[in-house]
Predicted 3D model of a 156-nucleotide RNA (FMN riboswitch aptamer (RFN element)) from Hartmannibacter diazotrophicus. The model forms 100% of the base pairs in the Rfam consensus. Model confidence (mean pLDDT): 77 of 100. Taxonomically the source falls in Hartmannibacter (Bacteria, Pseudomonadota, Alphaproteobacteria, Hyphomicrobiales).

RNA sequence: CUUCGUUCUCAGGGCGGGGUGAAACUCCCCACCGGCGGUAUGCGGCUUUGGCCGCGAGCCCGCGAGCGCCUUCCCGCCAGCGUACUGGAGGAAGGGUCAGCAGACCAGGUGAGAGGCCUGGGCCGACGGUCAUAGUCCGGAUGAGAGAGAACGGAU
Numbered sequence: 001c002u003u004c005g006u007u008c009u010c011a012g013g014g015c016g017g018g019g020u021g022a023a024a025c026u027c028c029c030c031a032c033c034g035g036c037g038g039u040a041u042g043c044g045g046c047u048u049u050g051g052c053c054g055c056g057a058g059c060c061c062g063c064g065a066g067c068g069c070c071u072u073c074c075c076g077c078c079a080g081c082g083u084a085c086u087g088g089a090g091g092a093a094g095g096g097u098c099a100g101c102a103g104a105c106c107a108g109g110u111g112a113g114a115g116g117c118c119u120g121g122g123c124c125g126a127c128g129g130u131c132a133u134a135g136u137c138c139g140g141a142u143g144a145g146a147g148a149g150a151a152c153g154g155a156u
Base pairs, nucleotide, nucleotide: 002155003154004153005152006151007150008149009148010147016030017029018028019027031136032135033125034124035063036062037061038060042055043054044053045052046051058123059122066101067100068098069095070094071093072092073091074090077088078087079086080085105121106120107119108118109117127139128138129137
């Protein structure tokens, strides 16, 4: 250095102003925000000039939580004459992408090449709640987690 294991730590930002209204951080106008890994025609540093290192995409490729779905459970609830059984509503636990939702980029420029750079204009954002429709408020969540780092141990 590579790799495997164990443990620990860390791991999401944003409604400010105005309008309407009985009521809106939810609607309208102007604003504001951008998780993780990869990629790299950008920026910086080093260089033995081969290259190497660091940073670099919300909308290029993937991942994550959430919803959905599936499985199991409930001396439970409702319906089917209804114990069994079947279906439905609800709750709990598990699976982890399953069959689904999970979004969204163009134009011009530069260049050998742009999905990434520059300029301009666009677009997107789980579920439940709410005096009124939410990316920004409240809640599940002091949760979970893509992953990042550290320590220790084994192998090479």

Rfam family: FMN riboswitch aptamer (RFN element). Its family is annotated with FMN binding in the Gene Ontology.